Predicted 3D model of a 72-nucleotide RNA (transfer RNA) from Metalysinibacillus jejuensis. Rfam family: tRNA. By type it is a transfer RNA.
RNA sequence: GCCCUCGUGGUGUAAUGGAUAACACGUAAGAUUCCGGUUCUUACACUGGGGGUUCGAUUCCCUCCGAGGGCG
Numbered sequence: 001g002c003c004c005u006c007g008u009g010g011u012g013u014a015a016u017g018g019a020u021a022a023c024a025c026g027u028a029a030g031a032u033u034c035c036g037g038u039u040c041u042u043a044c045a046c047u048g049g050g051g052g053u054u055c056g057a058u059u060c061c062c063u064c065c066g067a068g069g070g071c072g
Base pairs, nucleotide, nucleotide: 001071002070003069004068005067006066007065010025011024012023013022018055026044027043028042029041030040031039048064049063050062051061052060
């Protein structure tokens, strides 16, 4: 220098054009308990930045940033 893959809550992952972005862990409050743990209920929190296509984008396209891999 060229090519490929990936980037989603605090963490690990799902959703691959459709309506409120889902699940688990976590954190907070409550219930339960003499207290704690377990269990249950409720809440919190996410699409790397910018632009484009579309009625609609986490998803498709371009560019930048970052991570990993391959070729020379």